[in-house]
RNA sequence: GCUGGCGUGGCUCAAUGGUAGAGCACCUGAUUUGUAAUCAGGCGGUUGCGGGUUCGAUUCCCAUCGCCAGCU
Numbered sequence: 001g002c003u004g005g006c007g008u009g010g011c012u013c014a015a016u017g018g019u020a021g022a023g024c025a026c027c028u029g030a031u032u033u034g035u036a037a038u039c040a041g042g043c044g045g046u047u048g049c050g051g052g053u054u055c056g057a058u059u060c061c062c063a064u065c066g067c068c069a070g071c072u
Stems, first nucleotide, its partner, number of pairs: 001071007010024004018055001026042005048064001050062003
């Protein structure tokens, strides 16, 4: 230099064009003499960034940044 993959709540990951969810973590309550465990509820993300297509984009297209792998 070229090619491919990945980037989504604090963490690990879903979501094949139609209001972005789950587990863990965190907070509150119940239970307990108390803690843990368990149960119920809640908080938290302008989907790396910038454009484009579309009535509508996490999803499709382009460019760019970061990480990983391969080729040279």
Molecule: transfer RNA
Organism: Candidatus Adiutrix sp.